RNA sequence: CACUUAUCCAGAGAGGCGGAGGGACUGGCCCUGUGAUGCCCAGCAACCGGCAGAUUAUUUGUACGGUGCUAAUUCCUGCGGAGUCUAAGACUUUGAUAGAUGAGAA
Repeated sequence: CACUUAUCCAGAGAGGCGGAGGGACUGGCCCUGUGAUGCCCAGCAACCGGCAGAUUAUUUGUACGGUGCUAAUUCCUGCGGAGUCUAAGACUUUGAUAGAUGAGAA
């Protein structure tokens, strides 16, 4: 980098370092010197493993290990279906695509 599969409306810091950009991409709309991204610490969660308890291949707990995450629903949106509204168009809803993360397989 591409494949399979599960999840993506919950949750999480008035901390330290450091100094200008960030929210994947498009178009929007936002965050940011009242310090962003990042790193450390702290925290959240419970995907995989471990451990413990029930029950027979599942489930409950714990948070020990491996990840992950900590503005806004994946911030909204891009392609299609359905519906409403007077046309351009707007809105609602739904499926896909794309993306992110875990686990697996090559």
Record summary
This is a predicted structure of a 106-nucleotide RNA (SAM riboswitch aptamer (S box leader)) from Halobacillus dabanensis. NCBI's taxonomy places the organism under Bacteria, Bacillati, Bacillota, Caryophanales, Halobacillus.